[in-house]
Context: one part of a larger RNA
RNA sequence: CGUAGAGUGGAUGCCUUGGCACCGAGAGCCGAUGAAGGACGUGGUAAGCUGCGAAAAGCUUUGGAGAGGCGCAAACAGCCGUUAUAUCCAGAGAUGUCCGAAUGGGGAAACCUAGCUAAGUAAACCUUAGUUAACGUAUGGUGAAUAAAUAGCCAUACGUGGGGAACGUUGGGAACUGAAACAUCUAAGUACCAACAGGAGGAGAAAGAAAAAUCGAUUUCCUAAGUAGUGGCGAGCGAAAGGGAAACAGGCCAAACCUAGUUACAUGUAAUUAGGGGUUAUGGACUGCGUUGUGGCAAGAUUGAGGAUAGCUAAAUUGUCUUGGGAAAGCAAACCGAAGAAGGUGAAAGUCCUGUAAGCGAAAUCUAAUUGAAGCCUAGCAGUAUCCAGAGUACCACGAGACACGAGAAACCUUGUGGGAAGUCGGCGGGACCACCCGCCAAGCCUAAAUACUCCUCGGUGACCGAUAGCGUAUAGUACUGUGAAGGAAAGGUGAAAAGAACCCCGGGAGGGGAGUGAAAGAGAACCUGAAACUCUAUGUUUACAAGCAGUGGAAGCACUAUAUAUGUGCGACCGCGUACUUUUUGUAGAACGGUCCGGCGAGUUAUUGGUAGUGGCAAGGUUAAAUACUAGAAAGUAUGAAGCCGAAGGGAAACCAAGUCUGAAUAGGGCGAUACAGUCACUGCUAAUAGACCCGAAACUGGGUGACCUAUCCAUGGGCAGGUUGAAGUUACCGUAAAAGGUAAUGGAGGACCGAACUCACGUAUGUUGAAAAAUGCGGAGAUGACUUGUGGAUAGCGGAGAAAUUCCAAUCGAACCCAGAGAUAGCUGGUUCUCCUCGAAAUAGCUUUAGGGCUAGCGUUAAAAAAGUCUAAUGGAGGUAAAGCACUGAAUUUCCUAGGGGGGCGAGAGCCUUACCGAAGAAUAUCAAACUAAGAAUGCCAUAAAGAUAUUUUUAACAGUCAGACUAUGGGUGAUAAGAUUCAUAGUCAAAAGGGAAAGAGCCCAGACCAUCAGCUAAGGUCCCAAAGUGUGUGUUAAGUGGAAAAGGAUGUGAGAUUUCACAGACAACUAGGAUGUUGGCUUAGAAGCAGCCAUACAUUAAAAGAGUGCGUAAUAGCUCACUAGUCGAGAGGUCUUGCGCCGAAAAUGUCCGGGGCUAAAACACACCACCGAAGCUAUGGAAUUAGAGCAAUCUAAUUGGUAGAGGAGCGUCGUAACAUCGAAGAAGCAGUACCGGAAGGAGCUGUGGAGAGGUUACGAGUGAGAAUGCCGGAAUGAGUAGCGAGAUAUAAGUGAGAAUCUUAUAGGCCGAAUAUCUAAGGUUUCCAGGGUAAAGCUGAUCUGCCCUGGGUAAGUCGGGACCUAAGGCGAGGACGAAAGUCGUAGUCGAUGGACAACUGGUUGAAAUUCCAGUACUACCUAUUAUCAGAACUGCAGGGACGCAGAAGGAUAGGGAAGGCGCAGAAUGGAAAGCUGCGUGUAAAUGCAAAGUUGCACCUCUUAGGAAAAACCAAGAGGCGAGAAUGAAGCAUGAUACGGACCGAAAUAAAGUAGGGAAGUUCCCAAAUCCACGCUGCCAAGAAAAGCUGCUAUAGCGUAAUAGGUACCCGUACCGCAAACCGACACAGGUAGAUGAGGAGAGAAUCCUAAGGCCGAC
Repeated sequence: CGUAGAGUGGAUGCCUUGGCACCGAGAGCCGAUGAAGGACGUGGUAAGCUGCGAAAAGCUUUGGAGAGGCGCAAACAGCCGUUAUAUCCAGAGAUGUCCGAAUGGGGAAACCUAGCUAAGUAAACCUUAGUUAACGUAUGGUGAAUAAAUAGCCAUACGUGGGGAACGUUGGGAACUGAAACAUCUAAGUACCAACAGGAGGAGAAAGAAAAAUCGAUUUCCUAAGUAGUGGCGAGCGAAAGGGAAACAGGCCAAACCUAGUUACAUGUAAUUAGGGGUUAUGGACUGCGUUGUGGCAAGAUUGAGGAUAGCUAAAUUGUCUUGGGAAAGCAAACCGAAGAAGGUGAAAGUCCUGUAAGCGAAAUCUAAUUGAAGCCUAGCAGUAUCCAGAGUACCACGAGACACGAGAAACCUUGUGGGAAGUCGGCGGGACCACCCGCCAAGCCUAAAUACUCCUCGGUGACCGAUAGCGUAUAGUACUGUGAAGGAAAGGUGAAAAGAACCCCGGGAGGGGAGUGAAAGAGAACCUGAAACUCUAUGUUUACAAGCAGUGGAAGCACUAUAUAUGUGCGACCGCGUACUUUUUGUAGAACGGUCCGGCGAGUUAUUGGUAGUGGCAAGGUUAAAUACUAGAAAGUAUGAAGCCGAAGGGAAACCAAGUCUGAAUAGGGCGAUACAGUCACUGCUAAUAGACCCGAAACUGGGUGACCUAUCCAUGGGCAGGUUGAAGUUACCGUAAAAGGUAAUGGAGGACCGAACUCACGUAUGUUGAAAAAUGCGGAGAUGACUUGUGGAUAGCGGAGAAAUUCCAAUCGAACCCAGAGAUAGCUGGUUCUCCUCGAAAUAGCUUUAGGGCUAGCGUUAAAAAAGUCUAAUGGAGGUAAAGCACUGAAUUUCCUAGGGGGGCGAGAGCCUUACCGAAGAAUAUCAAACUAAGAAUGCCAUAAAGAUAUUUUUAACAGUCAGACUAUGGGUGAUAAGAUUCAUAGUCAAAAGGGAAAGAGCCCAGACCAUCAGCUAAGGUCCCAAAGUGUGUGUUAAGUGGAAAAGGAUGUGAGAUUUCACAGACAACUAGGAUGUUGGCUUAGAAGCAGCCAUACAUUAAAAGAGUGCGUAAUAGCUCACUAGUCGAGAGGUCUUGCGCCGAAAAUGUCCGGGGCUAAAACACACCACCGAAGCUAUGGAAUUAGAGCAAUCUAAUUGGUAGAGGAGCGUCGUAACAUCGAAGAAGCAGUACCGGAAGGAGCUGUGGAGAGGUUACGAGUGAGAAUGCCGGAAUGAGUAGCGAGAUAUAAGUGAGAAUCUUAUAGGCCGAAUAUCUAAGGUUUCCAGGGUAAAGCUGAUCUGCCCUGGGUAAGUCGGGACCUAAGGCGAGGACGAAAGUCGUAGUCGAUGGACAACUGGUUGAAAUUCCAGUACUACCUAUUAUCAGAACUGCAGGGACGCAGAAGGAUAGGGAAGGCGCAGAAUGGAAAGCUGCGUGUAAAUGCAAAGUUGCACCUCUUAGGAAAAACCAAGAGGCGAGAAUGAAGCAUGAUACGGACCGAAAUAAAGUAGGGAAGUUCCCAAAUCCACGCUGCCAAGAAAAGCUGCUAUAGCGUAAUAGGUACCCGUACCGCAAACCGACACAGGUAGAUGAGGAGAGAAUCCUAAGGCCGAC
């Protein structure tokens, strides 16, 4: 790697209880007769759902149906019923706890707590039934200030309140967005909020529409029409009349006038109530005449056809057959049909069951076609003097809104502010306004139907879904998350029937093996099918010197045989070639993006309106829309319906004219038309616009809500701060002063004082950083009586709050919280976008662009139609100003000459003159340069051209695109530095979008353009020693550097070739030998300068074969050495210069070297020449496919073509569904697994196994129709990995239990905490408590254990806490005030503890409770009785009181502690003895009484009083008197207590022992609180709750007080944890969490260390 077999997992197939979208009917409201919605109960056993309500899976009754029933839902137990009183179905009724509008009051919903009436007991107390909310309207009563009256109050009756999916009207009213920005505009009067109504709502009977001598309320549909208009005249918005339909319906007041009252007051007027009258463009009143009969009604008492709510009848098949577990299948033979809809039954049933067609049926309730009592309406004619006909109205001005209409010429409608008519001889409208004409009658009201919607009921339908689908839910708004608003899952299938596995075996169990059931157990409950990832087992083959996209082409060997002995299958050593896919890009193996793997889901759709092409119908015509009717097969069809639309005629701005018309003076000319002419209605494809418009994705904006359990600030009420230190003011004494001041000493106890624990904070550092912890820990640190800290309750809310201020906090979120909604916001941006084949095939450019990564038009592509043009070659004819060149022009630039002029110098009185190695225009000569110079000027390119040849492209129109980032190479340029893999143009090529061969390897270079196959041939570029196909080829040279096989200036006596020149047998060059001298030390200079520091001379001279006034070295200067030069020896070439081929040096970098490597030197390097060969997907050959064109009647043939991204066009495959037709299937459908067969691809068969019930084929139609990628979504499985980790601190041993023990139990030893790791208790949790049993999961290991699971049990109150009492902050709030609505504020009230008030203690007891039970002893309130006594009394009222800060100091006590040779008991380390030698103990409440440290200016009496809202004997105020007589008060003592408790002693017996039981002493001294006396005292400034209980007073009024006895006393909490494993932190989490008690030794101490009581050893 292959094969076979398993596991895991849950895809696929099949199924459907559930959904989705509609159709037709119905119903369109429920509620104080208590709704919707809930809480709690209710069953024999009962957790959930359903039903029901203390009459509780039900009761009564009327019907139906009926032999079986007691819901889902089994089982056990127990019942009911069987021919009509079971269950069941329908109608009506009864009952109906508590909450909820919630309604007696209150409230934290489902709770607490009242009054009255009645009943129960004699009362307290308790129980039962009924009743008691507020507001409005009406009526009645009563009745203030205030006379009448009114407000108010009371009663009675009726109504209202709240809920509900959408639809409706009204009041408010966004933003994102679009306009490619944005402000008018748009979105949109949308979303949302609010109020209210109904089954509909709104509108509605013309002060109308119109323009014809018209119509005649409203509403809705079709049309008019995307028209008229409107509009930064942008984006957009967008009518109406009229026409066709649906449905139709009209009425009533006010007023004039009449009648009867009432009220007011100016007493004759006004206002008002009721009745009559009257209601429209001319009418009514009024006057006269006339009329009660006819007709109508939508309004309605009855009637009740039919219908609704249960039901009933209902045809027809068999087999001794076959298969099978099973027949409905097959076979054979029948039957029914007003019934062949459908579902079920052991597979597929017209005739088995339920049903179906067609008929029938209601005691009761509902509905209502019809009926139509009653009621209501219904009068004209004539006259016209008078009267009436809707006023802060019409209208006007200003400002807005709404009308399609944005202030516009802006009418009409509405109205905020101001003004303000007419009145029938009148008024309004007809799109400013005026006139004429026409229409109508405002300022009052009502009104069905046609229309909108569907929470709901019944029936039905589906080319809708089928468990990742369809609603979020095959049920669940559940589990879970969040403080909350809110968010919100997953999860279907045994079998025909449980026949759900008796019994046996292994095992502690889990689990498994047999047996048995069954058609099947490979259907065994984790249960149909059972894919893939992934994990295993067995086996064939391969693999232990071998480097990589893992394949592909070849191939030795081994094994095998299901489309199958073949061109077969599997493995495969070894060799050649070979850097995935997608996206984005100029360009990706890219180290640019995305994907761990597998499976499922996942993206161009639909509607309307246009354009265009095709197809079809009809055709100078075509076509209907809404609607209506019909029809057994009905969301369909047919018919009717011509309103309307398009076309048949155009021109013009228009009037208008018309085959013409416009322009124009024109009859001209010209423009546009006609002559030449086809449309229209459907369907289909493509495409556009409008809609979310291919899918996913923002940050944001806006609306309405939810949050101050975190945190910030504030308010109310409570708590906390060990201990030590310092010593302010003041005061006192003395000194001092005239008096002061001042000083000293003491006293005193101040302070945003000091040190330092608790507490609060968070400065440093380390650890931690997938933590123990989403902010901590260790060690240090800061504040610690204050601007301190903390608990409980409350207030402030996002356009906001709070902020000792940091953009800090507002629930782990803050430059604007969170939740839901607008909403699928928008996204010129990124990513993704799913089967196949065929034809053609781009662009990366121009112009414009708030434009540059976007767009529009053109260019380039495709398809269709049409046309007859296009390109190249050669020749000819043209225009031109580039390259090169040139310097006449324009400029630049160089030298010389010449010289105007200027500068310098000289002379001169000046004018001026002279001069000059100064500058220098112009000019001359010589030599140059130029993109913006050209007298002159190519090549190429461009334009044109008859004919010819070659080629197959070109143009126009229509539809559909894509492209606007380009890259490199070569050449010509610009920029740059004549830099860049730079940038920017032009021309061409290639890549892009192009594979193949070469360049080692390489997008852009060279060769060459891949339709397919072939183990055929020839070539191109490039190659031929080996890697590696082909020459160790031939010839001639070069190179020595591995040059080849990187590089410059520069350098070199490398070497080859060529040219030239000098010397040379009269002897060169080199070497050796010898000489190299003299004037002279040349002169000067110099200390010296002698060839050789320097200056001058050196073309001086002499001797000579030759020798410089000296080429170097050298010396202080000389000296010395040497060279040039000469001679000799030697004996043939030597030296120089220039050009050129190939080489050398110059040459230092980081994994390993500049040939691809080996390696190469008469070459395997280089140059030249020649021959041969190799070499590609090029060309050829053979076979095949397709496209286009042509030929042919056709079969077919011929020719050319067939790379391809964006893109255009064409043809197919597959999936799901529908219809028709013919079929398959238990003798085995789909799906799944395997397979070597077929086809050009997508794909399709056959067979085998599995599977166990459906399925495919053909033709047509229709789509939720194809996945590998979207940091996609959901699920499953890997990897990392048996890895990290196992969360502060000490255990060890023995015994026990048990299947099993480091971990459980017991014991012993050891250790830890001890201002806690002890004890109590609030919040919070809510059973975790206790007992028995259990061990799957939970417990970071294990477990026999547990805060885990199962069963059972446990919380007892007049006195404790809360309520039946009170009030604070604050909340709510009758009336009331304010406000578009919602609502906000707030009085009376009413709630609200964290505070006030208020009666019980000790001991004992349980497995689990106790101030609750029990024992003993008390107290509080109320009732009754008895006795005694009396003016003492309720709500409300008036008073007192309750009643209050902080700091400091001192005193008295007690709690508690200690000591003792006081007392009691016990003990005795090695025999005995026993002593303070040792150990232990050495207590007791409330209550009642007595008495009391102390504290306080206090009690009492008399009189007076405009105060205390009335009164008062009370309080207050005032005056007088009297005396210590008052109040408060811890502790103590006595009683309580002959009681309890108590060290210690201690049985019997057992399943149950320190258990039952017995029981001593009980003194003295010391220390001493933060507790009590008591906020009492002192001091200080910041000046320190309220109300009730309670006491006194009087008013009204009999309801009193005391003692004793007896009785009564309600509701809720009470278990357990509570610095923690039970609370808040996702956890059995090193964090956080208010208060009380808090012992001993040392110590100042609650620091710290060690210990007691008590607890723990903390779960690897």
This is a predicted structure of a 1660-nucleotide part of an RNA (large-subunit ribosomal RNA, half A) from Candidatus Parepulonipiscium sp. PG-Nuni2H_MBin01. Its Rfam family is "Bacterial large subunit ribosomal RNA". Rfam links the family to the GO terms structural constituent of ribosome and ribosome. NCBI's taxonomy places the organism under Bacteria, Bacillati, Clostridia, Lachnospirales, Candidatus Parepulonipiscium.